Predicted 3D model of RNase P RNA and transfer RNA as a complex of 417 nucleotides.
The coordinates come from a structure-prediction model, not an experiment, and the mean pLDDT is 82.
Rfam match: Bacterial RNase P class A. By type it is a ribozyme.
RNA sequence: GGAGUUGGCCGGGCGAAGGCUUCGUUGGUGAAACGAAGAGGAAAGUCCGGGCUUCAUAGGGCACAGUGCCAGGUAACGCCUGGGCGGAGCGAUCCGACGGAAAGUGCAACAGAAACAUACCGCCUUGGGCAACCAAGGUAAGGGUGAAAUGGUGAGGUAAGAGCUCACCGGCGUCACGGUAACGUGGCGGCCGUGUAAACCCCACUGGGAGCAAGGCCGAAUAGGAAGGGGAUGACGCUGCCCGCCGACCCUUCGGGUUGGCCGCAUGAUCUCAGCGGCGACGUUGAGACCAGAUAGAUCUUCGCACAAACACAGAACCCGGCUUAUAGGCCAACUCCCGCU
RNA sequence: GGGCGCUUAGCUCAGCGGGAGAGCACUGCCUUCACACGGCAGGGGUCGCUGGUUCAAUCCCAGCAGCGCCCACCA
Numbered sequence: 001g002g003a004g005u006u007g008g009c010c011g012g013g014c015g016a017a018g019g020c021u022u023c024g025u026u027g028g029u030g031a032a033a034c035g036a037a038g039a040g041g042a043a044a045g046u047c048c049g050g051g052c053u054u055c056a057u058a059g060g061g062c063a064c065a066g067u068g069c070c071a072g073g074u075a076a077c078g079c080c081u082g083g084g085c086g087g088a089g090c091g092a093u094c095c096g097a098c099g100g101a102a103a104g105u106g107c108a109a110c111a112g113a114a115a116c117a118u119a120c121c122g123c124c125u126u127g128g129g130c131a132a133c134c135a136a137g138g139u140a141a142g143g144g145u146g147a148a149a150u151g152g153u154g155a156g157g158u159a160a161g162a163g164c165u166c167a168c169c170g171g172c173g174u175c176a177c178g179g180u181a182a183c184g185u186g187g188c189g190g191c192c193g194u195g196u197a198a199a200c201c202c203c204a205c206u207g208g209g210a211g212c213a214a215g216g217c218c219g220a221a222u223a224g225g226a227a228g229g230g231g232a233u234g235a236c237g238c239u240g241c242c243c244g245c246c247g248a249c250c251c252u253u254c255g256g257g258u259u260g261g262c263c264g265c266a267u268g269a270u271c272u273c274a275g276c277g278g279c280g281a282c283g284u285u286g287a288g289a290c291c292a293g294a295u296a297g298a299u300c301u302u303c304g305c306a307c308a309a310a311c312a313c314a315g316a317a318c319c320c321g322g323c324u325u326a327u328a329g330g331c332c333a334a335c336u337c338c339c340g341c342u
Numbered sequence: 343g344g345g346c347g348c349u350u351a352g353c354u355c356a357g358c359g360g361g362a363g364a365g366c367a368c369u370g371c372c373u374u375c376a377c378a379c380g381g382c383a384g385g386g387g388u389c390g391c392u393g394g395u396u397c398a399a400u401c402c403c404a405g406c407a408g409c410g411c412c413c414a415c416c417a
Base pairs, nucleotide, nucleotide: 001338002337003336004335005334006333007332008331009330010329013305014304015303016302017301018300020038021037022036023035024034025033026032040313044324045323047322048321049320050319051318052211053210054209055208059243060242061241062240064207065206066205067204068203069083070082071081072080073079084098085096086095087094088093099202100201104200105199106196107195108194120143121142122139123138124137125136126135127134128133151169152168153167154166155165156164170192171191172189173188174187175186176185177184178183215263216262217261218260225254226253227252228251229250230249237245238244256416257415258414270289271288272287273286274285275284276283277282343413344412345411346410347409348408349407352366353365354364355363360397368384369383370382371381372380390406391405392404393403394402
């Protein structure tokens, strides 16, 4: 100098003018003035997990759904951290729905003899035949089909062959050692049994439903209504079924009225800095801070300046932890490979 | 804001691991003097998109995109 990898951060600044929302003070509760604060890394998708509210105090079983190497973190998780194994890369590093196919069932189209149990061609032996060939048997090395064909390579062996035997490699089982564990290393045993579980299933673990339009309070208005059906032989509700609980209403259609206010609603698993423990995720201690809160929904517009240029994705609605997706441009740190020079 | 469903030919839909199909519509021919009806034949598809599982995906799984439906209060 070039090419990359990983982690983190910013994603606009300053000044002037005007405007909007909330809060505080003054003012008379109004109008108004002054002051303070005012979107994000994803506020998004609603894909997971929790808080909160309500229904039994949130109950039991089955079904159903989800997760799936091991250990840890956490309020919890399908998230995160560290490790193992497999794969990609020269490497930094990255990727992995990564339990079980040796419990059972299903499926494997077409092709092929055969898709898990066999033998089409071939090879070999025996018998028959002059021969072509035929019959019986052995074999799975070779050919052919297929996405996939009975562990792989080599040697021995044999009539021909074959884990039939041996060496090495792979798998499985078992023993010892190391490790909390996943697993690794070594020894022994020819034990060699196709794939698919993002097919049913088995194993382990987890999960009650509904959701802030939850739920509670106040106020206004109306016809406290009509028809049909179900219900103390227990409806509705607790997602489906059974048990258990509750105990009088419920469902459909039509009709009437309102389109108001308050709480929930922002002090929280909160943020910043420092110390300590831990490889780390994280935990803990101390000090400090208060940081949007609407209900037709505020957070904006114009001009100027520096500048290469102010241009990306995008706008809170009960709140939080994650994941995923979108994102112009820029900055910092660590590391890897290649080339050149000293 | 919250909950749920759908996407396959121009339209309405079926199919749910091994051929992409039906009805209507469209095109050509026959029939008719001509049109309609009828008959015969034919064309037309990135199965919304992108990845993954599998030998194989419209179908199974994940992520995006688009469209649609339901949910206020009082008596």